[in-house]
Order: sequence, then structure tokens, then C1' cells
RNA sequence: GGGCGAAUAGCUCAGUGGGCCAGAGCACCGGUUUUACACACCGGGGGUCACAGGUUCGAACCCUGUUUCGCCCA
Repeated sequence: GGGCGAAUAGCUCAGUGGGCCAGAGCACCGGUUUUACACACCGGGGGUCACAGGUUCGAACCCUGUUUCGCCCA
């Protein structure tokens, strides 16, 4: 330098034939329970869907460029 893949909540990930309001588990906070802790149950907060631009009535999803990480080739 070239090719491929990944980037979504604090962590691990799902969601891509464009259209519910962006989700799950764990973690975190509050409550119930307990002498207390843990477990269990109930409820809650938390997101620029890596960044910028474009297409579209509408983009996490399609197109272009950039960044970071991994693999392969030279």
C1' cells in the first nucleotide's frame, strides 16, 4: 500500500428485505423481604447506534469518506 471483518447502554451482545417509541442479560439506583447481608421479587435511570456527509417522506440498517481494532496479502 491492497483486501476482508468489527465499532449499538458501564460490560457482553441482539436487532440490517429502511418504517412500533432502539432492545436483552449482567452491572447500577430505589423498594419489598431479612436482626443484617446475600438470594428472590417489583420498579427505575442510563444510548450522538465510532465520526462526518449523502440518498430517502423516513436510516443503527443503503452509498461515500475518515478514525480505531483484528485477520490476510504484498
Predicted 3D model of a 74-nucleotide RNA (transfer RNA) from a Pseudomonadota bacterium. It matches the Rfam family "tRNA". By type it is a transfer RNA. The source organism's lineage runs through Bacteria, Pseudomonadati and Pseudomonadota. The sequence is in RNAcentral, with records from ENA. The prediction has a mean pLDDT of 81.